[in-house]
Context: one part of a larger RNA
RNA sequence: UUGGGCGUAAAGAGGAUGUAGGCGGCACAACAAGUCGGAUGUGAAAUCUCCCGGCUUAACUGGGAGGGGUCAUCCGAAACUGUUGAGCUUGAGGGCAGCAGAGGAAAGCGGAAUUCCCGGUGUAGUGGUGAAAUGCGUAGAUAUCGGGAGGAACACCAGUGGCGAAAGCGGCUUUCUGGACUGUACCUGACGCUGAGAUCCGAAAGCGUGGGGAGCAAACAGGAUUAGAUACCCUGGUAGUCCACGCUGUAAACUAUGGAUACUGGGUAUGGGGAGUAUCGACCCUCUCCGUGCCGAAGUAAACGCGUUAAGUAUCCCGCCUGGGGAGUACGGUCGCAAGACUAAAACUC
Repeated sequence: UUGGGCGUAAAGAGGAUGUAGGCGGCACAACAAGUCGGAUGUGAAAUCUCCCGGCUUAACUGGGAGGGGUCAUCCGAAACUGUUGAGCUUGAGGGCAGCAGAGGAAAGCGGAAUUCCCGGUGUAGUGGUGAAAUGCGUAGAUAUCGGGAGGAACACCAGUGGCGAAAGCGGCUUUCUGGACUGUACCUGACGCUGAGAUCCGAAAGCGUGGGGAGCAAACAGGAUUAGAUACCCUGGUAGUCCACGCUGUAAACUAUGGAUACUGGGUAUGGGGAGUAUCGACCCUCUCCGUGCCGAAGUAAACGCGUUAAGUAUCCCGCCUGGGGAGUACGGUCGCAAGACUAAAACUC
């Protein structure tokens, strides 16, 4: 390379938008580039296959036939692909009517709790642990009541629940704003799918500038434990955690499962709609569309398991893998303020 693969053995990019490219619904007409058929020319010899012959046979070799092409020209075919023209509505998008939601951004507000400050009551302990000690406290702590300051997070509701492309999103109100779902079948008429590069988003930690700092808490200090204890436990405590702007671009970024479309028994629970039935009405019940879970027919799988939310049956496109270590390292390059990130070997060794 061919091939075979990618939930757990090596392998799905953290996620999206989208360029080139690849692939693409139903029906009609034309063309004939791909495709198919025929003819002619050419495809040197040797080699290869078959037949006949020559050296005793074979290797070797002589003769004949065949085969061998991304070939050229000409004549045809028109199903499929393609191109062009003119259409269709099922894919896709839009309109109209509904509808659920911690989807995003900004501003404002609220209560509980911790800490600190002030004042009252009050007196000797408190705190902490396996047990202690460091610590705090007669300069009045802890406890308790009243007042105040400030920061961060939002108990109950809360759910196998909802929303979002993923990261993620949870007190309340207002403003701005994205997407989904259902019904209708009014409009456009294939406008679609995927997506190398590219661009944007991207937890936590970290970095820069300026704020903020209640609690928690790397580093650090002390007390314990211990043979030691640069730990686990305790008392403190600084970066950080929070906000604004900018950078970083990584995670077991996990469903360890790329995206899209179609098909293939069911049962059960739950979230959002619609239709019917029933009713005074709301439930209940039946059907249906979209989501979220569990159990399981067929099938599949090395097994575990998956099983209409597929790891089943198929098609299209992208990414990735190819024994372990060396190594996601070195060198080089690109990016970054740095930390580092991305790309990515070889010697050697088993």
The part of an RNA shown here (small-subunit ribosomal RNA, central domain) has 350 nucleotides and comes from a metagenome. The prediction has a mean pLDDT of 86. The full RNA is in RNAcentral, with records from SILVA.